The RNA shown here (c-di-GMP-I riboswitch aptamer) has 87 nucleotides and comes from Parasulfuritortus cantonensis.
The coordinates come from a structure-prediction model, not an experiment, and the mean pLDDT is 84.
The source organism's lineage runs through Bacteria, Pseudomonadati, Pseudomonadota, Betaproteobacteria and Parasulfuritortus.
It was read from a public genome assembly, where an Rfam model found it.

RNA sequence: ACCUUACAGGGGCAAACCCGCCGAAAGGCGGGGACGCAAAGUCACCGGUCUAACAGGCUGCGGCCUCAUGACGGCGGGAUCGCUAAG
Numbered sequence: 001a002c003c004u005u006a007c008a009g010g011g012g013c014a015a016a017c018c019c020g021c022c023g024a025a026a027g028g029c030g031g032g033g034a035c036g037c038a039a040a041g042u043c044a045c046c047g048g049u050c051u052a053a054c055a056g057g058c059u060g061c062g063g064c065c066u067c068a069u070g071a072c073g074g075c076g077g078g079a080u081c082g083c084u085a086a087g
Base pairs, nucleotide, nucleotide: 003087004086005085006084012037013036017032018031019030020029021028022027035074041080042079043078045077046076047075048072049071050070055066056065057064058063
């Protein structure tokens, strides 16, 4: 330096749920809270998933359908950076 492993110490993140705010929604942010996580750090590059405002189409005018330019990194892959210990 690299690889593998992790039941050590120290430290980190924070699901569900609750409150507040933002958003059309999906969802996000802050606080509380811990199910879990050795990359649950970062990047929407590939696949996947969610939503459907705008736009387009239909309509019996109630609404319905399509669409990502919106999201999810705690769905899988990829890229990149990286702490500690043991081997």